[in-house]
RNA sequence: GCCAAUGUAGCUCAGUGGUAGAGCAGCUGUUUCGUAAACAGCAGGUCGUGGGUUCAAUUCCCACCGUUGGCU
Numbered sequence: 001g002c003c004a005a006u007g008u009a010g011c012u013c014a015g016u017g018g019u020a021g022a023g024c025a026g027c028u029g030u031u032u033c034g035u036a037a038a039c040a041g042c043a044g045g046u047c048g049u050g051g052g053u054u055c056a057a058u059u060c061c062c063a064c065c066g067u068u069g070g071c072u
Stems, first nucleotide, its partner, number of pairs: 001071007010024004018055001026042005048064005
């Protein structure tokens, strides 16, 4: 330099056009002599950035940025 994949909660990841979710982690409560475990609940997101298409975009298209891999 070229090609491809990927970017969503603190972490690991779902979500193929119509109100953004799960597990773990965190906080509160119940339980226990206490801790752990278990159970119930709560909080946590400008969906990498900027444009475009659309009534409507995490989702489709383009550019850029980051990361990973391959080729040279």

Predicted 3D model of a 72-nucleotide RNA (transfer RNA) from Candidatus Shapirobacteria bacterium CG_4_10_14_0_8_um_filter_39_15. The sequence was found in a public genome assembly. The source organism's lineage runs through Bacteria, Bacteria candidate phyla and Candidatus Shapironibacteriota. Rfam family: tRNA. Rfam classes the family as a transfer RNA.